A computed fold for a 542-nucleotide part of an RNA from a metagenome, annotated as small-subunit ribosomal RNA, 5' domain. It matches the Rfam family "Bacterial small subunit ribosomal RNA". RNAcentral holds the full RNA, with entries from SILVA.
[in-house]
Context: one part of a larger RNA
RNA sequence: GAACGAACGCUGGCGGCGUGCCUAAUACAUGCAAGUCGUGCGAGAAAGUGGUAGCAAUACCAUAAGUAGAGCGGCAAACGGGUGAGUAACACGUAAGUAACCUCCCUCCAAUUCUGGAAUAACCUUGCCAACGCGAGGCUAAUACCGGAUGUGGCCACAGACCCGCAUGGGUUUGUGAUCAAAGAUGACCUCUGUUUACAAGUUAUCGUUUGGAGAUGGACUUGCGCCUCAUUAGCUAGUUGGUGAGGUAACGGCCCACCAAGGCUUUGAUGGGUAGCCGGCCUGAGAGGGUGUACGGCCACAUUGGGACUGAGAUACGGCCCAGACUCCUACGGGAGGCAGCAGUAGGGAAUUUUGCGCAAUGGACGAAAGUCUGACGCAGCAACGCCGCGUGAGUGAUGAAGGUCUUGAUUGUAAAGCUCUGUUGAGUGGGAAGAACAGUCCCGGGAAUAAUACCUCGGGAUUUGACGGUACCACUUGAGGAAGCCCCGGCUAACUACGUACCAGCAGCCGCGGUAAUACGUAGGGGGCAAGCGUUGUUC
Numbered sequence: 001g002a003a004c005g006a007a008c009g010c011u012g013g014c015g016g017c018g019u020g021c022c023u024a025a026u027a028c029a030u031g032c033a034a035g036u037c038g039u040g041c042g043a044g045a046a047a048g049u050g051g052u053a054g055c056a057a058u059a060c061c062a063u064a065a066g067u068a069g070a071g072c073g074g075c076a077a078a079c080g081g082g083u084g085a086g087u088a089a090c091a092c093g094u095a096a097g098u099a100a101c102c103u104c105c106c107u108c109c110a111a112u113u114c115u116g117g118a119a120u121a122a123c124c125u126u127g128c129c130a131a132c133g134c135g136a137g138g139c140u141a142a143u144a145c146c147g148g149a150u151g152u153g154g155c156c157a158c159a160g161a162c163c164c165g166c167a168u169g170g171g172u173u174u175g176u177g178a179u180c181a182a183a184g185a186u187g188a189c190c191u192c193u194g195u196u197u198a199c200a201a202g203u204u205a206u207c208g209u210u211u212g213g214a215g216a217u218g219g220a221c222u223u224g225c226g227c228c229u230c231a232u233u234a235g236c237u238a239g240u241u242g243g244u245g246a247g248g249u250a251a252c253g254g255c256c257c258a259c260c261a262a263g264g265c266u267u268u269g270a271u272g273g274g275u276a277g278c279c280g281g282c283c284u285g286a287g288a289g290g291g292u293g294u295a296c297g298g299c300c301a302c303a304u305u306g307g308g309a310c311u312g313a314g315a316u317a318c319g320g321c322c323c324a325g326a327c328u329c330c331u332a333c334g335g336g337a338g339g340c341a342g343c344a345g346u347a348g349g350g351a352a353u354u355u356u357g358c359g360c361a362a363u364g365g366a367c368g369a370a371a372g373u374c375u376g377a378c379g380c381a382g383c384a385a386c387g388c389c390g391c392g393u394g395a396g397u398g399a400u401g402a403a404g405g406u407c408u409u410g411a412u413u414g415u416a417a418a419g420c421u422c423u424g425u426u427g428a429g430u431g432g433g434a435a436g437a438a439c440a441g442u443c444c445c446g447g448g449a450a451u452a453a454u455a456c457c458u459c460g461g462g463a464u465u466u467g468a469c470g471g472u473a474c475c476a477c478u479u480g481a482g483g484a485a486g487c488c489c490c491g492g493c494u495a496a497c498u499a500c501g502u503a504c505c506a507g508c509a510g511c512c513g514c515g516g517u518a519a520u521a522c523g524u525a526g527g528g529g530g531c532a533a534g535c536g537u538u539g540u541u542c
Stems, first nucleotide, its partner, number of pairs: 001542004006538005013391006019384002021349001026347003030344003035075003040072002048063006082302003092226007101219002106215006113208001114148004123138006153180002156177009184207006193200003228274003235265003240262006247255001277299004281292004304325005327338004355381001357380003363377001364375004394422004404413004426483001427479006436469001441464008486531005491512003497526005507514002
């Protein structure tokens, strides 16, 4: 000198864009943060309102409504969001390999979707319990569950053929045998079929289901190189190193097991200790390098501590389950409930870090055919000079060089003020007022494919409709210099000097050093210098 996720002191007008628990991975009150689908399925309220009967209480009917709220089932919940505790490791970065692998949803291709069955929740009846909750009996459905058939095809075994390669080997193909599938829903229609005048068991469209192949995407594993510090850590290792066999896995492998052999690593630093998430980047520097890993992006790890599996294409699962520990809460003492390192917020710790805000309008995600629902992701707003950038606090003229202050030859403050002439950034007031909106849906019109068809599907055009921010940005007019300057320094380094007070006292200080009676170094004042909505100090890095 530069920089900062900074803090502290004094001061503080506005706007834009960013950033904001670095400490206790400490404990958490409260609310919200993951649901959705009735075009998978069976059931199905109430208040209210209207009506009828009745003196009334009330009863019944209709509507509310096939709505709400539950249940079965499907998909999602493994994403998104947080944190950096652990980890010195194929964790990460980079470059390769898998002839040793998996991949829901999506795209393309080929072929299907035949025929049966038994349950169960919801519901009804009923029992236990303080609560959480747990039973018993009865009924019912499905794209839930379980059989059978078929086998384009897959997988396996056997017997061949051909091609290829990088060692194990890989690919294609022929024959035989064995084994493995499925689910329907919605709309439309009468050409065929069946009943006969409009329907389905028929046809058709869309969405699904099943088998297989290819792709895309995402993951898994292996390897070369790189990756902090201590030798005041020198030896470490028995599933250890290798082999055979068997098991397990999506898959290779001591991954696990039985047997056999005695190996494997190490001063080119093994093992052990300490510290630490890694990277793109960021800061500094002319560079080489040094430091760092906040925000944003990629990867990894974790979710009160430790362990475990289940479900699933995918988890060993933050807002799932089980067990154990600590802690908190409820309890009828028998037993139960919980997990903010999600967004806000609270306590605590600390030098120190924000609102218990608005909205799904946009972007993105989940579900759904869609309308749409959900979304503390996200978009916005609020707080904080925490940072960067921009603007303003007036401009011109003006000598009686005013008064006052300060110092005393006389100067300085100083064109500074006053006065005069202007301007209108910003502020205040009034009025107008966005872009961000593209869709999707509905209606109308036109085209295409397909069809029996003017349904359905698809493409294009027109109309209609959707804004949290926000009456915000922005614009115009009015007003009026009016509301808007401080902080540090002045001995040298280092730009900037005098007076008074004090008298080795009080104090200053980054270093040298000032202060013991004329202190440009302490304190105050005048003056001056520097930066400026900031200025200085402290901390850290280069």